Predicted 3D model of a 92-nucleotide RNA (Glycine riboswitch aptamer) from Niallia sp. NCCP-28.
It was read from a public genome assembly, where an Rfam model found it.
The coordinates come from a structure-prediction model, not an experiment, and the mean pLDDT is 76.
RNA sequence: AUGAGAAAUAGGGGAGAGACUACGUAUGUGGCGCCGAAGGAGCAAACAAUUUACUUUGUGAAUCUCUCAGGCAAAAGAACUCUAUUUUGACG
Numbered sequence: 001a002u003g004a005g006a007a008a009u010a011g012g013g014g015a016g017a018g019a020c021u022a023c024g025u026a027u028g029u030g031g032c033g034c035c036g037a038a039g040g041a042g043c044a045a046a047c048a049a050u051u052u053a054c055u056u057u058g059u060g061a062a063u064c065u066c067u068c069a070g071g072c073a074a075a076a077g078a079a080c081u082c083u084a085u086u087u088u089g090a091c092g
Stems, first nucleotide, its partner, number of pairs: 005088009018032001020031004033072003039068001040066003046059004
């Protein structure tokens, strides 16, 4: 500073899936079924190392995959996103 990008706080928006079942009244425990958007885990290209080799290993993204955790009436929470304020300050 007509402030890239990042972070914090406050407010708004914000999906999916049994108010199943046994106990019996508990926002609980067990059983079966299910969801993908907290968190977590997995990997493609690419890169690096290695090998006779296109071999092997490592690094490696997502709203993709898994479903450990979490969730499946409402409320709350919620990735992500919008606005405001504050902090930081790339290019010039």
The organism belongs to Niallia, within Bacteria.